[in-house]
RNA sequence: UUUUUAUACAGAGGCGUGGAGAGACAGGCUCUAUGAUACGCCGGCAACCAUCCGUAACUACGGGCAAGGUGCCAAGUCCUGACCAUAUAAAAA
Numbered sequence: 001u002u003u004u005u006a007u008a009c010a011g012a013g014g015c016g017u018g019g020a021g022a023g024a025c026a027g028g029c030u031c032u033a034u035g036a037u038a039c040g041c042c043g044g045c046a047a048c049c050a051u052c053c054g055u056a057a058c059u060a061c062g063g064g065c066a067a068g069g070u071g072c073c074a075a076g077u078c079c080u081g082a083c084c085a086u087a088u089a090a091a092a093a
Base pairs, nucleotide, nucleotide: 001093002092003091004090005089006088007087008086013042014041015040016039017038021031022030023029025081026080027079028078043073044072045071048069049068051064052063053062054061055060077085
């Protein structure tokens, strides 16, 4: 990078660096020099993988847990559109 499957109305912010646009795309709307977006540190949320228990019986359902691998912490994926358009996880190539 591509493919497959699943999920996307819940939840969770402080400090520092830095200095201009940012929120994927189009249109809207919003955020932003009272310093956004981004990056770093710390903290937190969640529960996809992991792990434990039960039911089941062919990989499914329910529940617990959160050390580890990811993810996430403005606005319902910000809204509408496209609904594999985007993002994330797991697996495969």
Source information: The RNA shown here (SAM riboswitch aptamer (S box leader)) has 93 nucleotides and comes from Hymenobacter terrenus. The sequence was found by an Rfam model in a public genome assembly. Lineage of the source: Bacteria > Cytophagia > Cytophagales > Hymenobacteraceae > Hymenobacter.